[in-house]
A computed fold for a 1549-nucleotide RNA from a metagenome, annotated as small-subunit ribosomal RNA. Rfam family: Bacterial small subunit ribosomal RNA.
RNA sequence: AGAGUUUGAUCCUGGCUCAGAGUGAACGCUGGCGGCGUGGAUUAGGCAUGCAAGUCGUGCGAUCCUUGCUUGAAACUUGUUGAAGUGCUUGCACGGAUACAAGCGGAUGGCGCUGGAUAGCGGCAAACGGGUGAGUAACACGUGAGUAACUUUCCCUCAAGACAGGUAUAGCUUCGUGAAAACGGAGGUAAUUCCUGAUUAUGUCAGAAGGAUGCAUGUUUUUCUGACUAAAGGCGGGGACCUUUCGGGGCCUGCCGCUUGGGGAUAGGCUCGCGUCCUAUCAGCUUGUUGGUGAGGUAAUGGCCCACCAAGGCUUAUGACGGGUAGCUGGUCUGAGAGGAUGGUCAGCCACACUGGGACUGCGACACUGCCCAGACUCCUACGGGAGGCUGCAGUCGAGAAUAUUUAGCAAUGGGCGAAAGCCUGACUAUGCGACGCCGCGUGCAGGAUGAAGGCCUUCGGGUUGUAAACUGCUUUUGUCAGGGAAGAACAUUCCGACGUUAAUAGCGUCGGGACUGACGGUACCUGAUGAAUAAGCCACGGCCAACUCCGUGCCAGCAGCCGCGGUAAUACGGAGGUGGCAAGCGUUACUCGGAAUCACUGGGUGUAAAGGGCAAGUAGGCGGCUUGAUAAGUGAGGGGUGAAAUCUUCCGACUCAAUCGGAAAACUGCCUUUCAAACUAUCGAGCUUGAGGCAGGAAGAGGGAAAUGGAAUUCUCGGUGUAAGGGUGAAAUCUGUAGAUAUCGAGAAGAACACCAGCGGCGAAGGCGAUUUCCUGGUCCUAUCCUGACGCUGAAUUGCGAAAGCUAGGGGAGCAAACAGAAUUAGAUACUCUGGUAGUCCUAGCCGUAAACGAUGAGCACUAGGUGUUGGUCCGGUUUCGGAUCAGUGCCGCAGCUAACGCAUUAAGUGCUCCACCUGGGGACUACGGUCGCAAGGCUAAAACUCAAAGGAAUUGACGGGGACCCGCACAAGCGGUGGAACAUGUGGUUCAAUUCGAUGAUACGCGAAAAACCUCACCAGGGUUUGACAUACAGGAAGUAGUGAACCGAAAGGGGAACGAGCCGUCAAGUCGGCAACCUGAACAGGUGCUGCAUGGCUGUCGUCAGCUCGUGUCGUGAGAUGUUGGGUUAAGUCCCGCAACGAGCGCAACCAUUAUCCCAUGUUGCCACUCCUUGGGCAGCUUGCUGCUUAAGGAAGCACUCUUGGGAGACUGCCUGGGAUAACCAGGAGGAAGGUGGAGAUGACGUCAAGUCAGUACGGCCUUUAUGCCCUGGGCUACACACGUGUUACAAUGACCGAUACAAAGGGUUGCCAACCCGCGAGGGGGAGCCAAUCUCUAAAAAUCGGUCUCAGUUCGGAUUGAAGUCUGCAAUUCGACUUCAUGAAGCCGGAAUCGCUAGUAAUGGGAGAUCAGCAUGCUCCCGUGAAUACGUUCCCGGGUCUUGUACACACCGCCCGUCAAGCGAUGGGAGCCGGGAGUACCCGAAGUCCUGUGUAGGCAGGCCGAAGGUAAAACUGGCGACUGGCGCUAAGUCGAAACAAGGUA
Repeated sequence: AGAGUUUGAUCCUGGCUCAGAGUGAACGCUGGCGGCGUGGAUUAGGCAUGCAAGUCGUGCGAUCCUUGCUUGAAACUUGUUGAAGUGCUUGCACGGAUACAAGCGGAUGGCGCUGGAUAGCGGCAAACGGGUGAGUAACACGUGAGUAACUUUCCCUCAAGACAGGUAUAGCUUCGUGAAAACGGAGGUAAUUCCUGAUUAUGUCAGAAGGAUGCAUGUUUUUCUGACUAAAGGCGGGGACCUUUCGGGGCCUGCCGCUUGGGGAUAGGCUCGCGUCCUAUCAGCUUGUUGGUGAGGUAAUGGCCCACCAAGGCUUAUGACGGGUAGCUGGUCUGAGAGGAUGGUCAGCCACACUGGGACUGCGACACUGCCCAGACUCCUACGGGAGGCUGCAGUCGAGAAUAUUUAGCAAUGGGCGAAAGCCUGACUAUGCGACGCCGCGUGCAGGAUGAAGGCCUUCGGGUUGUAAACUGCUUUUGUCAGGGAAGAACAUUCCGACGUUAAUAGCGUCGGGACUGACGGUACCUGAUGAAUAAGCCACGGCCAACUCCGUGCCAGCAGCCGCGGUAAUACGGAGGUGGCAAGCGUUACUCGGAAUCACUGGGUGUAAAGGGCAAGUAGGCGGCUUGAUAAGUGAGGGGUGAAAUCUUCCGACUCAAUCGGAAAACUGCCUUUCAAACUAUCGAGCUUGAGGCAGGAAGAGGGAAAUGGAAUUCUCGGUGUAAGGGUGAAAUCUGUAGAUAUCGAGAAGAACACCAGCGGCGAAGGCGAUUUCCUGGUCCUAUCCUGACGCUGAAUUGCGAAAGCUAGGGGAGCAAACAGAAUUAGAUACUCUGGUAGUCCUAGCCGUAAACGAUGAGCACUAGGUGUUGGUCCGGUUUCGGAUCAGUGCCGCAGCUAACGCAUUAAGUGCUCCACCUGGGGACUACGGUCGCAAGGCUAAAACUCAAAGGAAUUGACGGGGACCCGCACAAGCGGUGGAACAUGUGGUUCAAUUCGAUGAUACGCGAAAAACCUCACCAGGGUUUGACAUACAGGAAGUAGUGAACCGAAAGGGGAACGAGCCGUCAAGUCGGCAACCUGAACAGGUGCUGCAUGGCUGUCGUCAGCUCGUGUCGUGAGAUGUUGGGUUAAGUCCCGCAACGAGCGCAACCAUUAUCCCAUGUUGCCACUCCUUGGGCAGCUUGCUGCUUAAGGAAGCACUCUUGGGAGACUGCCUGGGAUAACCAGGAGGAAGGUGGAGAUGACGUCAAGUCAGUACGGCCUUUAUGCCCUGGGCUACACACGUGUUACAAUGACCGAUACAAAGGGUUGCCAACCCGCGAGGGGGAGCCAAUCUCUAAAAAUCGGUCUCAGUUCGGAUUGAAGUCUGCAAUUCGACUUCAUGAAGCCGGAAUCGCUAGUAAUGGGAGAUCAGCAUGCUCCCGUGAAUACGUUCCCGGGUCUUGUACACACCGCCCGUCAAGCGAUGGGAGCCGGGAGUACCCGAAGUCCUGUGUAGGCAGGCCGAAGGUAAAACUGGCGACUGGCGCUAAGUCGAAACAAGGUA
C1' cells in the first nucleotide's frame, strides 16, 4: 500500500466482499512447563450456610475467673455413745439411730491485691473500606472559575480556662404477660450520661461613632454601651508541707482527655461559563409557572417552602417541550492523522442497596450488613403474632453460548478503636480453578545414502516423503529423585546503655545495641543423580492468498467470505499422499475501528451515473467596495495558574530475558488569567464613489388587465338550381341520401380560433404570450451630466405566481373530442382505422398546485483566444448599397482549460469568491403509518421489515432491425422443363414384430453411410454349442507315436468322436536316442468387444461459400476497449486496380501457376490412317476378238505418313492495336485482326472462422464398462413386415405419338475364375460351340433418338403398362420367406395434376442412347461418355441469401435475443382490521400509613387536631407494544397459464 466482483471487452459511477489490528469473549479439534495479568457482559432474578465493624475496663457501676490472707458449711473417715426394733437363755446378744470429739475437707462470706474476661451504661467508629450500574440527558460528569452566601469530628498551632452543686437511668433484684420475638410494673445504683448555678471574651446578638476597601449585594477594622453562652475527668510518678476513717486525699509533676476563641490543614455544601447521544413522523411549553414584598427553613444563596401582589414569564428553529437510549471521565481499541467506536480490569466523580415513602442520631446520612411505615416475596408460629433482605467474600438454584475456591493469613500495605500491648479487618496479601490474554522456555543437537522398508505418484525409466528414519556420538533446559536454601522484616513492644526535659534515678523524647514477629513455604533459587529419556497440534492448498497430485462421488452427497465449484477425467465436495502457514496452540462465530475519499473539517459531488427547489418577492441568518481614526471581541506573541495519579512516548533501572514492575523526563494538542501588538475580521466614529439606486432624454416589444371592432373558414337554418349517389378506407362497412343528399348560388345564425406577415425574431421571473383599435399598467435597454453615499448579494421559514387535466356554481357550446355506441381488422381486439358522440375544450367567480414545470445545467459578482450571423440602441466615416467602434440581448463554430466519455467552451460544464437547495447501491417506495393542506381527486413531508450483488453512465467491437444507401447471386422477373395428382421403384417417419441391427434429422437427414441384405455380409432375434478362447505375444509346469491328414458313427450345423496314415527345424548321437523349437494340455498374464461417450479426441467431411473477405508488424490517434491501415472518389468477378488520405508495408485468401478442351506448327507412324500409286480376288456394265480389254465397285495385300488420329514438344490472347468516354489514371464501350477477346469453356484448388454440425459402426485413440460373456462358432429367421405420411426417382397419361419395316452417324470405357466372334438350336431369356484377345490388333458392340416407308385417327385407344395366372431361362450349396430375365395370357390407376414448390443463362435446359464401379446373380440408383439441341433475361420495386458503409439497440448463448403484466402454486416479512391482552407516563377525585412542621393541651412521658403525604382505589382521555377472523399490496422461488407492453421506425415512435 491494495485486491475480487456489473461488460464480449473498456473507462467511469457505485454498492457488496476480502487481506490488518483488537476483545472481560464463546464454540470445535488439540494440549508439556513457568511468570505476569484477568474471569457473572445474561435475570438490579431468588437465596441455604459461614464469615465481611468493631473497639476502649487508663470513662462507669456491676458480674465472673485467677493469685494471696481470712472465714470455715455439707459430705466423708476414726473414736466414744449406744435409741427404736428383733432373738431369746430375760439380761445378755444382735442391731446400729442419735449425740460428742478429732482428722480430713474445703462450700460460703469478707478484705486488699495481681492478672484476665465481660452483658449493660458511656465514648469513638460504624457516612470509610467493599459491591453494582438499575435509575439519571442532569451542574450527573469533565474542565475552568466563584462563594463578599457556607460548614468541617478527629489532626496541627496559638491564647484562655476547667469552679460549685443536683436529678435520673440501664445493668441488677423482684413480680408479671407471651409459643416466640420481646415487653411491662415495683425497688435501688454509677459515670468522661444528663441537668442547674458561677466565671467570662478577641465569641454571638443589638445600638452608637469613625477608618480602610471592593465588580454589586457588601466586606473588613477601631472605640463605647448592653444582653447572652462553657467545661469531665482518667491513668501514672513524687522530695518537702497540710490533712485522713490510715485505704488515701490535698499539693507538685507527666501523659491522655474536657471547654471557649483565633489560625491552619483536610473534607465537603452551593452557584456559574463552556463541553456532553439519537429523534421535527415531538413545534410550541409553563400556573410555584416568572418576578416582587414579608414570614419560615438551611451550615449557607435561592419559589427551597408558605401568604399576598403583579400576569406575566420563560424558553424556543443556536431545537424549548416530548419520545428513545445511556452512569460520566482519566483512559482503551483502531487510524498516517483528523476522526470513529468504546468506558471490563486500575484510578477520580456520581447514583443505588428487596420496591416505594419518611425522618431520627450525628461534624458528616435521609444511612448496603441503623430505625419507622406501606407493598411484594420467603421463613417461624401455640394463628394471637413475629423474623428477613449477598448489587460485601466464598457458595447455591435459575436463565444463559458463557465467567472461578463455601481456601490460608493478618507476615506485608492500609483502615477503625485504644495511652499501649493489642483486638477487628472476605479491604488486602497469598493460594486454588480456567490456554481467557500477554510473555518466556521446551519437545533435542551433530554426523549419517544401499538415498533402506513402507506410503503416494508415475510417461514404468523413475520421482517424492528424505538426512527424514534406522545407526553412531553428544548434551540435559524441562520432568523425577535427593541435598542446600533466600529476599520479602521494618516498625511497634521489650531489655541494656547514652543524651535531653524535670526536683526526680517517674514519665516522655532522641540515638546506639540486643531480643521477638513469615500466611505464602522448605516456595523462588543453587547443586547432584537419572536418562533422549516425560512433551505437537491445528488450519489451509480455484482466484483474492503462500501451498498439487491421485482415488471416490456424478447438479447427488456436499462446499462457499465474495466471485463461484459439483450434471463421469472436480488442483473448489469426501479421503489419501505431498506442500504452505501458524504453533501450545490453531481455526470458526460474534462485535469494534481500518481499508471506506462509501457523510469527504483534513478530503466528495449534483447536464446524461443518485442529486438544482417549477418560478419569484422577501424575514431570520450567512457573506460583503475604497480611505482614515479609535477599541481590542476574534487573531498573534510572551508570562502565570491549572490540566490528579496511573496509562501512552523517550531514557535509565529491577526480576537470567521478555511480559511485568520501578525511577526520571517529556507529553497531556485543553481551560482560566495577565502583559504586549494592531496587519486582517469585527465594533464604533468620520469620509469617498467605482457596487446599488435616483433625476433627465430617447427606444423596441405576441409583457399583463379591460373594453370595442373585423374578415376568412366550419357547422346549422331558410330559399333557388340540380339528380343519384355521397362519404370513408389498405380494402370495406356502419353512416347521409329519391321525405331530394353530395355539388352549386343567395340570405341568415352561432361559437371558437386568428392564415399570410413569421424569422433558432421579440417580450416575460417562470408558467407562458400572436387579428385590429382604445384605455389602464409592469419590466428592460441606450445616451449624457448631475444627485444619494454601500443603501449590496444570497436567502431556511413565510407569502405570491404557477401549463394541461380535474373539481364547485352560473353561463356558453360552431368545430374538436376522453367515456360510450356502432362498423371494420383480428385467433381474440375492451386497441391502432372508420362513422357517430357526451363530459371537457370557451367565459365569469373560486379551488387544485402538479408536469420530461428541461438548457434534465440554482442565484449573484469577477476574470480567461477568437470567428461568423441576427435583434434593439448610441457614436464615427462615407453616403445608393456600406464600413468601423461600443453597450444590451439571442444563435452557430471553435482555442486554452475542464470532463468517465459524450461534450461544454465570455450565454462555461473553465478559473475563483458568497449564499441557498439537494445526493450517498438497486428493489421494497414519488409506498405504509403519522402529521398537514384540499369539496373531492389527491398534494406535501416520508420510513422499516424483507430481498439482490449488482442497478447504472458514456463510449467500443460485433450481431440484429417488419432502419437507410450501394452492390452481387437462376434471388426475383422473362422463359423452358419438372415435382406436388396416378402406378411402380427406392429412402425415411410411424406402426407392427421374437427381431424388424445401428447411424444420418431445417437449409447442410430422407436412390444418405450402402460402388449391390437369398447364405455370407450382420452388428438384430430364436435356438444349439464353446471358454487362454476364431486371432497376437511372452512365462511356468506337464504329457506323449508329436504337428498334420482324418474313415465309421451321433447331430440341423457348429461340434463331438476317433479307426487309419503320419511328418518338419536346430544341436547331439551307435540308435526316431536325448535336449530344445514348433505343436498339444493345465495355470496365470492377457486376447476379444460394430459395448458407451463425436459433449474427452485425432483424422476426414458437410455448410455459410469460390462469398471476398480475414489479419499482422511498425507508426499515429484514444485514459481505455479500440481506431487508423481495410474508410473515401472511381472501377472490378474479386480488399481487382487507380487516385486520395497518418499512415507505411506485409501475410492468408482473389488472380496466376497445374491438368483438360478449342486453333496452328514440329516430331512420331503400329495394332491407327488410305489421298495418290501398284498387285490379288469377287461382282456389275460396256466393247467384242469368247477370253481379253476398259470402266466401276467390294474385300485383301503392297507402298506411303499427305489427311484423320495417337503420343510428346511448342506457338497463340496480353485490353497488345484503333476510336470514344473517364481525373491525363484504373477501367469501360465499340471496332479491327484472329480458331478463340476481355478470368475463352469447364475442372482441381475452399482464407480467418461459424454451426460443442457429422462420424468412437472405415481406421486410429483417452476414459469407462464387459471377461463360462456385451467375446467366439453354428442353424434358422430378420434388416424385404404395412391402415398410413413425407422425400427422391422411373414409366405414363399419347399423334412433335405408338407400332411395323428399312437405313445412317458416336464417344468413353471394360475384359483371363474374364470378354467371348463365326456357326448351330430355341419365338425368346438362353443353350451348344469354341476362333481370337492380357487388347489403338480380339471382344463387349446393336448405338438410339434422327431419317425413309407403312398402319393407327383421338378412344382409357394399336395410349399406358401395374397386377395376376401359367410355362420357362440363368446365377448360385440354396431363389419359399427374398433374385434378375423370357414367352403366352391378364390389362389396374392414369386423359397433364390444388395450395405450394424445384432445376436451368449455351453446346446449357430438354431429349436420345452407350459404358463403368459394386457384383456369383441382381440398377428406374450413382459416376462418366457421345448424339440431337432450344427459349428468355425489360430490369433490381418485391421474395431469399450474401458483401460494404451508415444508423438505432435495454441484444453479446448475440432476434430461435431480451423482456412486461395479470392469473395459478409454495415460502417470507409487512400495512389495514371488529376486537382482545398488556406497558410506562400524566390529569382529576376518593382514601390516607409512617413522619417532619403547625395549633391546642398536660408537670412530664405524652395526648388530640390540622397541612403535606407513599402505597391503594375510581374515572376519562392520550401514547406505546403484542395477538387477531378477514383483507391489501410487496419480495423471493430450473423448466405452469394467458397475452405480447418495452428494447430496431419493436412492427400504432